A computed fold for a 354-nucleotide RNA from Acidobacteria bacterium RBG_16_68_9, annotated as Bacterial RNase P class A. Its Rfam family is "Bacterial RNase P class A". Gene Ontology terms of the family: dimeric ribonuclease P complex, ribonuclease P activity and tRNA processing. The coordinates come from a structure-prediction model, not an experiment, and the mean pLDDT is 76. Taxonomically the source falls in Acidobacteriota (Bacteria, Pseudomonadati). The sequence is in RNAcentral, with records from ENA. It is recorded under the gene name rnpB.
[in-house]
RNA sequence: GGAGAGGAUCAGGCAGUCGCUCGUCCCGUUGUGUGACGGGAGGAAAGUCCGGACUCCGCAGGGCAGGGUGGCCGCUAACGGCGGCCCCGAGCGAUCGGGGGAAAGUACAACAGAAAGGAGACGGCCCCGGUUUUCCGGGGAGUCGGUGAAACGGAAGGCGUUCGCCUCCGACGGUGCUGGUGACGGCGCCGUCCGGUAAACCCCACCCGGAGCAAGACAAACUAGAGGGUUGCGUGGCCCGCGCGUCCCUCGGGUACGUCGCUUGAGCCGGCGGGCAACCGCCGGUCGAGAGGAAUGACUGCCAUCCUCGUCUCGGCGAGGGAACAGAAUCCGGCUUAUCGAUCCUCUCCGGUC
Numbered sequence: 001g002g003a004g005a006g007g008a009u010c011a012g013g014c015a016g017u018c019g020c021u022c023g024u025c026c027c028g029u030u031g032u033g034u035g036a037c038g039g040g041a042g043g044a045a046a047g048u049c050c051g052g053a054c055u056c057c058g059c060a061g062g063g064c065a066g067g068g069u070g071g072c073c074g075c076u077a078a079c080g081g082c083g084g085c086c087c088c089g090a091g092c093g094a095u096c097g098g099g100g101g102a103a104a105g106u107a108c109a110a111c112a113g114a115a116a117g118g119a120g121a122c123g124g125c126c127c128c129g130g131u132u133u134u135c136c137g138g139g140g141a142g143u144c145g146g147u148g149a150a151a152c153g154g155a156a157g158g159c160g161u162u163c164g165c166c167u168c169c170g171a172c173g174g175u176g177c178u179g180g181u182g183a184c185g186g187c188g189c190c191g192u193c194c195g196g197u198a199a200a201c202c203c204c205a206c207c208c209g210g211a212g213c214a215a216g217a218c219a220a221a222c223u224a225g226a227g228g229g230u231u232g233c234g235u236g237g238c239c240c241g242c243g244c245g246u247c248c249c250u251c252g253g254g255u256a257c258g259u260c261g262c263u264u265g266a267g268c269c270g271g272c273g274g275g276c277a278a279c280c281g282c283c284g285g286u287c288g289a290g291a292g293g294a295a296u297g298a299c300u301g302c303c304a305u306c307c308u309c310g311u312c313u314c315g316g317c318g319a320g321g322g323a324a325c326a327g328a329a330u331c332c333g334g335c336u337u338a339u340c341g342a343u344c345c346u347c348u349c350c351g352g353u354c
Base pairs, nucleotide, nucleotide: 001350002349003348004347005346006345007344008343009342010341012303013302014301015300016299017298018297020040021039022038023037024036025035027033028032042325046336047335049334050333051332052331053330054212055211056210057209066208067207068206069205070204071085072084073083074082075081086099087098088097089096090095100203101202105201106200107197108196122145123144125140126139127138128137129136130135153169154168156167157166158165159164170193171192172191173190174189175188176187177186178185179184216260217259218258225251226250227249228248229247231245232244233243234242235241267286268285269284270283271282272281273280274279305322306321307320308319309318310317311316312315
């Protein structure tokens, strides 16, 4: 210098003018308004895919069904998340991707190929016979060829030779010793040599009650309803009573509307300590949006950054343009997806020079 791998941070800044929303205070008022001061989106607020807090309902216990997870050990409130490690695969490497079971059973395997499921054999090869150039028939072996994602473990050496044998490597099963908490690893011995797919059914182990802030709670009109009182009319000769109606009071239910839930929390920042790490502990500091058809914006100027063009005393100047994805709605921990750009850290490979 080039090509890469892993990670972290930011998401333009300042000033002026005009607005929006919330809180506190002063004043005026009772519809709330004006003024001052202060707060006011994100790394993903998104998808709503997991996990929890919180709320209501349900629930003795066990089982079935259903759903989910899947190497081991940890972290955590919990997780399908994270950290470290193990094995397999890809890469020269930094690094990345994957993870129970296919010698329980069922099912499936396009195209190509002779053959994709149980054993066989298309071509080539060898032997025999006919023909004897070609070719035809019978038999043989499974080490050669071609197809495929996958072809009966691999490939090399030796001996024999197409029936194989020995050695080596690999896989599987059993077993002995040994390292590790464990997944698993190392060194031996014996035996065997047909597989793949479980985000196909299935088997094994573990986990899981349901609904969700429109959860839920408080307060509470109108109308309909119940009770009491008052009074009018009717029925009665009269009173009580009964029926219908007016007005008033009380009760009940909990709708409109209002309020709470609502943001102080597994919080954030800094320091120290423990741990390889995820993370945990202690101390100090700090409060950083809470709307409800839903605020967080618009314009102007300057500066910074990027691109293009022009200019020329090659580095400045001038002009024009760009600046993403997106946007809280109960809160939190993750994952995934979108994103103009800028900066920094660690590491790998290649080349050059000293």